[in-house]
Context: one part of a larger RNA
RNA sequence: AAUCAACGCUGGCGGCGUGCCUAACACAUGCAAGUCGCACGAGAAAGUGGAGCAAUCCAUGAGUAAAGUGGCGCACGGGUGAGUAACACGUGACUAACCUACCCUCGAGUGGGGAAUAACCUAGAGAAAUCUGGGCUAAUACCGCAUAACACUUACGAGUCAAAGCAGCAAUGCGCUUGAGGAGGGGGUCGCGGCCGAUUAGUUAGUUGGCGGGGUAAUGGCCCACCAAGACGAUGAUCGGUAUCCGGCCUGAGAGGGCGCACGGACACACUGGAACUGAAACACGGGCCAGACUCCUACGGGAGGCAGCAGUGAGGAAUAUUGGUCAAUGGGCGCAAGCCUGAACCAGCCAUGCCGCGUGCAGGAUGAAGCAUCUAUGGUGUGUAAACUGCUUUUGUACAGGAAGAAACACCUCUUCGAGAAGAGACUUGACGGUACUGUAAGAAUAAGGAUCGGCUAACUCCGUGCCAGCAGCCGCGGUAAUACGGAGGAUCCAAGCGUUAUCC
Numbered sequence: 001a002a003u004c005a006a007c008g009c010u011g012g013c014g015g016c017g018u019g020c021c022u023a024a025c026a027c028a029u030g031c032a033a034g035u036c037g038c039a040c041g042a043g044a045a046a047g048u049g050g051a052g053c054a055a056u057c058c059a060u061g062a063g064u065a066a067a068g069u070g071g072c073g074c075a076c077g078g079g080u081g082a083g084u085a086a087c088a089c090g091u092g093a094c095u096a097a098c099c100u101a102c103c104c105u106c107g108a109g110u111g112g113g114g115a116a117u118a119a120c121c122u123a124g125a126g127a128a129a130u131c132u133g134g135g136c137u138a139a140u141a142c143c144g145c146a147u148a149a150c151a152c153u154u155a156c157g158a159g160u161c162a163a164a165g166c167a168g169c170a171a172u173g174c175g176c177u178u179g180a181g182g183a184g185g186g187g188g189u190c191g192c193g194g195c196c197g198a199u200u201a202g203u204u205a206g207u208u209g210g211c212g213g214g215g216u217a218a219u220g221g222c223c224c225a226c227c228a229a230g231a232c233g234a235u236g237a238u239c240g241g242u243a244u245c246c247g248g249c250c251u252g253a254g255a256g257g258g259c260g261c262a263c264g265g266a267c268a269c270a271c272u273g274g275a276a277c278u279g280a281a282a283c284a285c286g287g288g289c290c291a292g293a294c295u296c297c298u299a300c301g302g303g304a305g306g307c308a309g310c311a312g313u314g315a316g317g318a319a320u321a322u323u324g325g326u327c328a329a330u331g332g333g334c335g336c337a338a339g340c341c342u343g344a345a346c347c348a349g350c351c352a353u354g355c356c357g358c359g360u361g362c363a364g365g366a367u368g369a370a371g372c373a374u375c376u377a378u379g380g381u382g383u384g385u386a387a388a389c390u391g392c393u394u395u396u397g398u399a400c401a402g403g404a405a406g407a408a409a410c411a412c413c414u415c416u417u418c419g420a421g422a423a424g425a426g427a428c429u430u431g432a433c434g435g436u437a438c439u440g441u442a443a444g445a446a447u448a449a450g451g452a453u454c455g456g457c458u459a460a461c462u463c464c465g466u467g468c469c470a471g472c473a474g475c476c477g478c479g480g481u482a483a484u485a486c487g488g489a490g491g492a493u494c495c496a497a498g499c500g501u502u503a504u505c506c
Base pairs, nucleotide, nucleotide: 002504003503005502006501007500008499009498012358013357014356015355016354017353019350020316025314026313027312029311030310031309034072035071036070039069040068047060048059049058050057051056079269080268081267089193090192091191092190093189094188095187098186099185100184103182104181105180106179107178108177109176110175111145113143114142120135121134122133123132124131125130151160152159153158165174166173167172195241196240197239202232203231204230207229208228209227210226212224213223214222244266245265246264247263248259249258250257251256271292272291273290274289294305295304296303297302322348324347325346326345330344331342332341333340334339361392362391363390364389371383372382373381374380375379398442399441400440401439402438406433413426414425415424416423417422418421450495451494452493453492454491455476456475457474461490462489463488464487465486471478472477
């Protein structure tokens, strides 16, 4: 000098940050990923109105709600740092050994058919979770046929592979299929770089290489059969310990040393372990399966769950916050759109936890008042212009009044331009924060100072008490009867809404 700090004493305000470093311990409750009716079939009820003696019926509610099939999303965003000493990361190359949904540009196509199935109805099983049989139906769900520019395979003769419609009166728009290119994203390989231990010296059998296959988007012992006997190592293999890595942060004149919280990039993980499915991409935090531990429900037959998402609870600990508001902005998902969802985000709340700023008055005022302390004590000295007293100001606070920027767009409407569509102009709409920030007015010094230290290092000294006791202490050391070192008092010094102590690093 610094800190994701804690503890002690104290505490007025604001702005901007930060806030479980420990148990990757266990979790009650709520919320955190949905959306599309312009893909599809079906489709309530309450309420209201009417008819009827009533039961009931009709209309509306409403093609709404809630479900189902289907599409896209759920691999992003958010959390954590357990594991990992590794091509995990950083940096620089390579990939003719590769992939890429949505988006952009360019090319070609979008013809004609079929069989099902959920929802629903019905019959059952079960305590439940849920499941089974029968019957009906639709599609942008599924399957053939045709066509094949391009693509793929090829023995170079040839062969193989596609599609879906919806909205609109229409123009047309949004889609769909198949290619080429791009953008952005990702997979893989390699050079170099960054911890400790030799009281770890030898390690290795799919091990090292080859041939042939399998597998993958793709190279490769990645996997397999066969063949050879190699491969690594004092330039530290192997083993053990520790640890996510980096941009950066702290310190320092620098070289260097330490750290990796917040913010940004990468990686890994999602109760523990394992293997997969779907998909452009996962071996998938809020998906499925198996095993295990734990918790819960049970009719004992069987089931349910996973906060290292945001809050919150218990536990651990010296120690770390609200079961808050809004989608207004930014961004994301879906949708033609209106819009819906969004604990991302933006805000608010708590904590002097940090940095920065402001205030707790200013000027005058000497009988140098009283009190207190002290001395060489009729008196002097210190506290001290300090107080009283006089004048002034009103930051802050209080009261009252006004009151934002952040919002410009999308959509709709009108108009202009060029070229179907896009661009531009005008008008209109939308604020959680928040009646907040800010501004004005009013009265009134009013609402606001503590902490540590004073032997030397080290700025700051006396009196009393105590008497190697009680105690202090970072080091040296103080204390055994005049202690500037213990305790109290007066005074002083240093910082100041903080001041000290402890811990850690330079």